[in-house]
């Protein structure tokens, strides 16, 4: 330094729930709360999710309804890029 591991301390996050509050919606933010995480840090290639807005069609009483679509979102199933704590070998 570099691999490889995760009993034991230090520290660290927080799932469903639920309470406010934003959002068209998927979801977000903050309290409460812990089933888990040795990368449950970042990133968004991959996936996945939603469709206000635009498009395309039907029907028509200018309104409805169908399908497409990220420019909005998640990424704590599994992968993929990057970085890093603590401690053992």
């Nucleotide at each position: 330094u570099g691999u490889u591991c995760g009993a034991a301390a230090a520290g660290g996050c927080a799932a469903a729930c639920u309470c406010a509050u934003c959002g068209a919606a998927a979801g977000g933010u903050g309290g409460g709360g812990a089933c888990g995480c040795a990368a449950a840090a970042u990133c968004a290639c991959a996936g996945u999710c939603u469709a206000a807005g635009g498009g395309u069609g039907g029907c028509u009483g200018a309104g409805c309804c169908a399908c497409c679509u990220a420019c909005g979102a998640c990424c704590g199933a599994c992968g993929g890029a990057u970085u890093a704590c603590c401690g053992a070998a």